[in-house]
Context: one part of a larger RNA
């Protein structure tokens, strides 16, 4: 000098930041991902008004955490035409959108169960499912083989299918770089390479069969310990050393372990299945759950906030739109936790009042300090006015913050100072008490009867809404 700090004493205001670092311990409650009737059926209503189910798109983003990971995880620089990739939504271009079919949910009937939920029968629709045709498409031994589509309405659009390109995003590979430890010296059988096959969007021992016996290592393999990486932050003249809070990029994780399904994309925080531990409900037969989302609670801890307001703005999902949803976000609240700013009055005022302390008892100091007089009103309080942020599309409408900021007026010095130190280092000294006691202390050291070092008082010094102490780094 610095801190995501804590502790002690003290504490007026404003702004901007910042606040669970420990138990990735357990969680009551509420909310955090829905939307579309311009895909479709049924029921319902004054009303496409509401509800149920099918269907589409989105729940792979956003938000959180740092457990694991010493690794192509990260950073940086490159690579994959021939001779290894993918992409929903968006943009551009081209072509097409023909003819059929059978189901099923909601619903109705019956029925089982405490519940969660289920079973049987009947009826029905679609941009749901499915058959055929054709196609610039794919494969090919060039003979051929495979292989698309969906409609809606307000009649002008929105869609649907295929192909080519773009944008942006992602998967894969490689060189180099950045922890400790040799009191870890040898490690390795899918191991290293090849052939073939499988698998993948794609290369590859990624997987399998067979063949060969390789591969790594003192330039530290293998093992163990620790750890998310970077942009950056702190300090320092620099070189360097230390750190990885907030914000941004990347990676990984979602009670623990494992698995796949759907999908353009997941092996999926608020999806599914299995196992485990824990918690809850139960009619004991069986079921339900996952705050490392926002608040909040218990616990552990030196220690870290409101169960707030709003979708007005920015952004996201869905929708043709109106709009709906959005604990993202915008705001407010709490904490001197940090930084910055402001204030606690200004001017005059000496018989240098009183009090207090000291004293050589003359006096000295506190001290222009107070009193007193004049003035001001930042701030505080009250009243009034009152924004920008708001853009669309002409009008009209839309502000959580907001009884805000700002401005004006009024009253009245009115509402506001402490902490540490005072032997040397180190700025600042006397008196009394105590008597190696009580105590102080960062180091040197101080205290055993004249203590500037302990305790108290007065003075003084430093900083100031803070001041000290502790911890850690330079």
């Nucleotide at each position: 000098g610095a801190u995501g700090a804590a502790u002690g004493c003290u504490g007026g205001c404003u702004g901007u930041g910042u606040g669970g670092a420990u138990a990735a311990g357990g969680c009551a409650u509420g909310c955090a991902a829905g939307u579309c009737g311009a895909a479709c059926g049924c029921a319902u209503u004054u009303a496409g008004u509401u509800g149920c189910a099918u269907g589409g798109c989105g729940g792979a983003c956003g938000a959180g955490g740092u457990a694991g990971u010493a690794a192509c995880a990260c950073g940086u620089a490159g690579g994959a035409a021939c001779u290894a990739c993918g992409u929903a939504c968006c943009c551009c271009a081209a072509a097409g959108u023909c003819a059929g079919g059978g189901a099923u949910a909601a619903c109705c009937c019956a029925u089982c169960g405490a519940a969660a939920g289920g079973u049987g029968g009947g009826a029905u629709a679609a941009u749901a499912c499915u058959u055929g045709a054709u196609a610039u498409c794919u494969c090919u031994u060039c003979g051929g083989a495979g292989g698309a589509a969906a409609g809606a309405u307000u009649u002008a659009u929105c869609g649907c299918u295929u192909u080519g390109g773009g944008a942006a995003c992602g998967g894969c590979c490689u060189g180099c770089g950045g922890a400790g430890u040799a009191u870890c010296a040898g490690c390795u059988a899918g191991u290293u390479g090849g052939u073939a096959a499988g698998g993948u969007a794609a290369u590859g021992g990624c997987u399998u069969a067979c063949c060969a016996a390789g591969g790594c290592u003192a330039c530290g393999a293998c093992g163990c310990u620790u750890a998310g990486g970077g942009g950056a932050g702190g300090u320092g003249a620099g070189a360097g050393c230390c750190u990885g809070a907030c914000c941004c990029c990347c990676a990984c994780c979602g009670a623990u372990g494992g698995g796949a399904c759907u999908g353009a994309g997941a092996c999926a925080c608020g999806g599914c299945c299995c196992a485990u531990a824990c918690u809850c409900c139960u009619a004991c037969g069986g079921g339900a759950g996952g705050c490392c989302g926002c608040a909040g609670u218990c616990g552990a801890g030196a220690a870290u906030c409101u169960u707030c307001c709003a979708c007005a703005a920015u952004g996201g999902a869905c929708g043709a739109a109106a709009g709906u949803c959005u604990g993202a976000u915008g705001g407010a609240g709490c904490g001197a936790c940090a930084c910055a700013g402001c204030g606690u009055g200004a001017u005059g005022g000496a018989u240098g009042a009183a009090g207090u302390u000291c004293a050589u008892a003359a006096g000295a100091a506190u001290g222009u300090a107070a009193a007193c007089a004049u003035c001001u009103u930042u701030u505080a309080u009250a009243u009034g006015u009152g924004a920008a942020a708001a853009a669309g599309u002409u009008u009209a409408u839309u502000g959580a913050u907001a009884u805000u900021a700002a401005c004006a007026u009024a009253u009245g010095a009115a509402u506001a100072a402490g902490g540490g130190g005072u032997u040397g280092c180190u700025a600042a000294c006397u008196a009394c008490g105590u008597g190696c006691c009580a105590g102080c202390a960062g180091c040197a050291g101080c205290g055993g009867u004249a203590a500037u070092a302990c305790g108290u008082a007065g003075g003084c010094c430093c900083c100031g809404a803070g001041c000290a102490u502790u911890a850690u780094c330079c």